[in-house]
RNA sequence: AGGGCUGUGGUGAAAUGGCAUCACUGCUGUCUCCAAAACAGCCAUUCCAGGUUCGAAUCCUGGCAGCCCUG
Repeated sequence: AGGGCUGUGGUGAAAUGGCAUCACUGCUGUCUCCAAAACAGCCAUUCCAGGUUCGAAUCCUGGCAGCCCUG
């Protein structure tokens, strides 16, 4: 320098263009002498900027970051 892949809560992952969901973590409550476990509940997410569309995590363009390949 060129090419490919990936980017979603704190972490790991789902999601035919149509309510962003699950598990763990965290917090609160129940239980307990206390704690753990268990159970119930709550919080938190689409890398950024445009475009297409009635509607975008998803499609298109540009950028950013990470990984890999070629030289």
Model confidence (mean pLDDT): 82 of 100. The RNA shown here (transfer RNA) has 71 nucleotides and comes from a Candidatus Blackburnbacteria bacterium. The source organism's lineage runs through Bacteria, Bacteria candidate phyla and Candidatus Blackburniibacteriota. Its Rfam family is "tRNA". Rfam links the family to the GO term triplet codon-amino acid adaptor activity.